[in-house]
RNA sequence: CGGGCGGGAGAGACCCCCGACACGCUCCGGCGGGCCGGGGGAGCCGAAGGAGCAACCUCCCCGGAAACUCUCAGGCGAACGGACUGUUCG
Numbered sequence: 001c002g003g004g005c006g007g008g009a010g011a012g013a014c015c016c017c018c019g020a021c022a023c024g025c026u027c028c029g030g031c032g033g034g035c036c037g038g039g040g041g042a043g044c045c046g047a048a049g050g051a052g053c054a055a056c057c058u059c060c061c062c063g064g065a066a067a068c069u070c071u072c073a074g075g076c077g078a079a080c081g082g083a084c085u086g087u088u089c090g
Stems, first nucleotide, its partner, number of pairs: 001090007014041006021034001023032003043076003049072001050070003056064002
């Protein structure tokens, strides 16, 4: 440094529109809630990545540098992912 196994947070299953699925009701026109897919909208989170400042390295220049900061990316049900970490192998 990389691989395997394990632990691993934060923030809404947010709002609106369209559609499918089954269920209940029906005056058979539809209605109601549930669930999934797609589109749009603001809000929020930070621990993939990225960027910025900085203690510090170091007396100076250059340079490096965070779990701080920003949220471009990513994320806000589960799953996946996940800095970091325990263990193990190379």